[in-house]
RNA sequence: AAAGCAGGCCGUUCUAUCGUCGUAUCCGCCAGCUGGCGGAUAAGGAGGAAAGUCCGGACAACAUAGAGCAACCCGCCCCCAGAAUACGAGGGAGACCGGUAGUAAAUACCGGUAAUGGACAGUGUCGCAGAAAACAAACCGCCCUGGCGUAAACCGCAAAGGGUAAGGGUGAAAACGCGAGGUAAGAGCUCACGACUUUUGUUGGUAACAACAAAUGUGAUAAACCCCGGGUGUUGCAAAGCCAAAUAUGCCGUGGCUUGAGGGCUGCUCGCCCAACACGGUGGGUAGGCUGCAUGAGCAUGGGUAGCAAUGCCCUGCCUAGAUAAAUGAUAGAAGCUCCCGCAAGGGUUCACAGGAUCCGGCUUACAGGCCUGCUUUUUUU
Numbered sequence: 001a002a003a004g005c006a007g008g009c010c011g012u013u014c015u016a017u018c019g020u021c022g023u024a025u026c027c028g029c030c031a032g033c034u035g036g037c038g039g040a041u042a043a044g045g046a047g048g049a050a051a052g053u054c055c056g057g058a059c060a061a062c063a064u065a066g067a068g069c070a071a072c073c074c075g076c077c078c079c080c081a082g083a084a085u086a087c088g089a090g091g092g093a094g095a096c097c098g099g100u101a102g103u104a105a106a107u108a109c110c111g112g113u114a115a116u117g118g119a120c121a122g123u124g125u126c127g128c129a130g131a132a133a134a135c136a137a138a139c140c141g142c143c144c145u146g147g148c149g150u151a152a153a154c155c156g157c158a159a160a161g162g163g164u165a166a167g168g169g170u171g172a173a174a175a176c177g178c179g180a181g182g183u184a185a186g187a188g189c190u191c192a193c194g195a196c197u198u199u200u201g202u203u204g205g206u207a208a209c210a211a212c213a214a215a216u217g218u219g220a221u222a223a224a225c226c227c228c229g230g231g232u233g234u235u236g237c238a239a240a241g242c243c244a245a246a247u248a249u250g251c252c253g254u255g256g257c258u259u260g261a262g263g264g265c266u267g268c269u270c271g272c273c274c275a276a277c278a279c280g281g282u283g284g285g286u287a288g289g290c291u292g293c294a295u296g297a298g299c300a301u302g303g304g305u306a307g308c309a310a311u312g313c314c315c316u317g318c319c320u321a322g323a324u325a326a327a328u329g330a331u332a333g334a335a336g337c338u339c340c341c342g343c344a345a346g347g348g349u350u351c352a353c354a355g356g357a358u359c360c361g362g363c364u365u366a367c368a369g370g371c372c373u374g375c376u377u378u379u380u381u382u
Base pairs, nucleotide, nucleotide: 001378002377003376004375005374006373007372008371009370010369012335013334014333015332016331017330018329020045021044023042024041025040026039027038028037029036030035047353051364052363054362055361056360057359058358059236060235061234062233071232072231073230074229075228076092077091078090080088093116095113096112097111098110099109100108101107117227118226122225123224124221125220126219139168140167141164142163143162144161145160147157148156149155176194177193179191180190181189195218196217198215199214200213201212202211203210204209240291241290242289243288249283250282251281252280253279254278255277262274263273264272265271298318299317300316302315303314304313305312306311336351339348340347341346
């Protein structure tokens, strides 16, 4: 220097004009006030993921004697930090990978990886290749029996029957490794030694776990079902609280009168009750409006202090969108980047992913391009 890997950060900028959404101030008009409408001015107006809504909270309403099932989430140990069983920091344990030392193995050291409880409770799955992939399996080979060459074979042939997991071949993996016994040939079939799993015991350790002894067993997979342990009350700001028009309507009060005139009681007349209707009052609901709702587990690439660190505390500074069918935009110029044309001068072209809707801490996913740090490999120079 180039390439790759890991982590962190940024992720178009400036000017002018016009437009748009909140806020503040001023002016005009309307309303007795709070306010409403219009105009002017000033300052401000999306993100690293605002996304998916996966996990945890704040907040709100409802529920709530205790226990269990289901569903979902989490999973080595100690200590710290944090609102938190999230994310994170320090130290440690076991597993796997790489490097160095070692002939090699064992072992030691250095570095890295990760959702790291359980695979003797049960079930499932294991592509391709291969005869066979989990109560094993016979393709080649090996062995036995039988057949034929043949009169006979210990020799040969072959398309028969059976045994065999030692050897070959396939595969990520062929049923623990290795030696001896054993056998027709073989086989944990038996035995010694060794590796590992589980259980029990003893010792050490705060613990994960380790060492030793005995018994037992031997493929992998739990980010497959599942089992064990722990956690979660339900619904979400369309939560929730408040104000409240027109029209229609419920209820209450008064009237319901004069000539003819509504319904019921009645044979008729009075009378009484109901009712249309009118006026006044009042209730619930709708449209609409206000609060929730922007000062908070806030931010600082400021300082101090405690700490190995994560982070805590103190001081200082900052406050930076609150729309409601949804504003955050358009045009012009300049700069930057990508791509294309050109020897060059220069010209043309494009602007990643995406976008608030109560807020916060995590996780996951999308993303043109750029910057920084660390590690690895290769090349060159000294």
Overview: A computed fold for a 382-nucleotide RNA from a Bacteroidia bacterium, annotated as Bacterial RNase P class A. The model forms 94% of the base pairs in the Rfam consensus. The sequence is in RNAcentral, with records from ENA. It matches the Rfam family "Bacterial RNase P class A". About the family: Ribonuclease P (RNase P) is a ubiquitous endoribonuclease, found in archaea, bacteria and eukarya as well as chloroplasts and mitochondria. It is annotated as a ribozyme. Rfam links the family to the GO terms dimeric ribonuclease P complex, tRNA processing and ribonuclease P activity.